[in-house]
């Protein structure tokens, strides 16, 4: 140096051929219990790795940086 694949909620991960961005868990409040824990129930929670393009419309198409992990391949 070249190539390949990953980046999406606080973690782990989904999202078919471009069409409202979700789930477990972990926080929160609630039932319940003497009190807690287990259970149910509900709420909150996203710059979809940065930035740029094509599109009536991009997590999804392109280019272009960045991390991260493997393949090759050079010097020593």
């Nucleotide at each position: 140096a070249g190539g390949u694949g990953a980046c999406u909620a606080g973690c782990u991960c989904a999202a078919c051929u471009g069409g409202c961005a979700g789930a477990g868990c972990a926080g929160c409040g609630g039932u319940c219990u003497c009190c807690a824990a287990a259970a149910c129930c509900g709420c909150a929670g996203g710059u979809u790795g940065g930035g740029g393009g094509u599109u009536c419309g991009a997590u999804u198409c392109c280019c272009u940086c960045g991390u991260c992990a493997c393949c090759u391949g050079c010097c020593a």
Transfer RNA from a Spirochaetota bacterium, 76 nucleotides, folded computationally. The sequence was found in a public genome assembly. Rfam family: tRNA. Rfam links the family to the GO term triplet codon-amino acid adaptor activity. The source organism's lineage runs through Bacteria, Pseudomonadati and Spirochaetota.